Bacterial RNase P class A from Rhodoglobus sp., 388 nucleotides, folded computationally.
Its mean pLDDT, the model's own confidence on a scale to 100, is 76.
Its Rfam family is "Bacterial RNase P class A". The family's RNA type in Rfam is ribozyme.
The model forms 94% of the base pairs in the Rfam consensus.
RNA sequence: UGGGUCGGCAAGACGGUCGCGUGCGCACAGGGCUCUUCGGAGCGCGGGGCGCACGAGGAACGUCCGGGCUCCGCAGAGCAGGACGGUGGGUAACACCCACCCGGGGCAACCCGCGAGAACAGUGCAACAGAAAGCAGACCGCCACCGCGUGCUCAGGCACGCGGGGGUAAGGGUGAAACGGUGGCGUAAGAGACCACCAGCGGCCGCGGUGACGCGGUCGGCUAGGUAAACCUCGUCCGGAGCAAGGUCGAACAGGGAGCGUUACGGGCUGCUCGCCCAGUUCCCGGGUAGACCGCUAGAGGCGUGCGGCAACGUACGUCGUAGAUAGAUGGCCGUCCACGGUGCCUCGGCACCCGGACAGAACCCGGCGUAUCAGCCGGCCCAUUCC
Numbered sequence: 001u002g003g004g005u006c007g008g009c010a011a012g013a014c015g016g017u018c019g020c021g022u023g024c025g026c027a028c029a030g031g032g033c034u035c036u037u038c039g040g041a042g043c044g045c046g047g048g049g050c051g052c053a054c055g056a057g058g059a060a061c062g063u064c065c066g067g068g069c070u071c072c073g074c075a076g077a078g079c080a081g082g083a084c085g086g087u088g089g090g091u092a093a094c095a096c097c098c099a100c101c102c103g104g105g106g107c108a109a110c111c112c113g114c115g116a117g118a119a120c121a122g123u124g125c126a127a128c129a130g131a132a133a134g135c136a137g138a139c140c141g142c143c144a145c146c147g148c149g150u151g152c153u154c155a156g157g158c159a160c161g162c163g164g165g166g167g168u169a170a171g172g173g174u175g176a177a178a179c180g181g182u183g184g185c186g187u188a189a190g191a192g193a194c195c196a197c198c199a200g201c202g203g204c205c206g207c208g209g210u211g212a213c214g215c216g217g218u219c220g221g222c223u224a225g226g227u228a229a230a231c232c233u234c235g236u237c238c239g240g241a242g243c244a245a246g247g248u249c250g251a252a253c254a255g256g257g258a259g260c261g262u263u264a265c266g267g268g269c270u271g272c273u274c275g276c277c278c279a280g281u282u283c284c285c286g287g288g289u290a291g292a293c294c295g296c297u298a299g300a301g302g303c304g305u306g307c308g309g310c311a312a313c314g315u316a317c318g319u320c321g322u323a324g325a326u327a328g329a330u331g332g333c334c335g336u337c338c339a340c341g342g343u344g345c346c347u348c349g350g351c352a353c354c355c356g357g358a359c360a361g362a363a364c365c366c367g368g369c370g371u372a373u374c375a376g377c378c379g380g381c382c383c384a385u386u387c388c
């Protein structure tokens, strides 16, 4: 310098102006309750106005996991259902993270693995090609045998061709995959049929490691296909619902029910008495509904340093600190500048003009995972090249 790989940062800056939400303060008008010497005073309520302060994210997202919190349920055990699955750690917990093991990819840094079950408990599944695909299989080839034909013949047969039923998994061909590999022995030709070495599988022993596992030795049968994100089997874990959880306060109108309705004030039947009905009035239902408030944001919190640990992380000390809406606020415009991109000019690295900043957006709170993201910046490591 070029290429690669892993990780981190940031998510335009400043000003003006109009607007939105929350909190505090100020004054304004309003209605409510209580008291009243009837002038008013006090209390709390919501409304618009002014001023000040604060006001989204790295993913606030998807709502896929795990927890806190709340209410309900619960003697204990099992079944069903679901999740997880190498080993050891971390954590409140996890399907997350760290370290390691095994397998695969890469020259390497590094990356990938939904990594339990020798798919030897059982059941199932597998396109195309191919003769044959699960305790398989003879298409070509190879081999001997039998029959027929032709040719040759020293008359025993031999060679070639055709046909037949057999042997053979060495060779060819198909396939993702064809029942270990190489060499020998053997055979009519062949074959773990047998032998040596190698690969692989299993048992046992030794050594190393907390462990997954690794290394070495020995024995065995000679070889076992794939698939469990198919059923299944084994082990571990899991009660349910969710802030519209849950709690406190709590109306008004319509309508309905019950009492009173008099000796004190109304109407109708009816002139009078009683009675009945209505108006009126009190209580209840409507409804613990509408609504208001709490829950609500200081929490397994961030940052720094020390200590322990390879690390994830833990711990001690110090330090920091303003979203909280409820149909849902955090936005629009203008100016100057800054990246990026484009065009033009020229003295070739500057000037002018234009364009222009993504994905997205809190809704009880945390820890993760996954997904989206314009244009950028910084660093570690690896490989190649050049120079010293």
Base pairs, nucleotide, nucleotide: 001384002383003382004381005380006379007378008377009376012337013336014335015334016333017332018331020055021054022053023052024051025050026049028047030045032043033042034041035040057359061370062369064368065367066366067365068364069242070241071240072239081238082237083236084235085234086100087099088098089097090096101115102113103112104111105110116233117232122231123230124227125226139172140171141168142167143166145164146163147162148161149160150159151158152157180198181197182196183195184194199223201220202219203218204217205216206215207214208213246294247293248292249291255285256284257283258282259281260280266278267277268276269275301320302319303318304317305316306315307314308313338357341354342353343352344351345350346349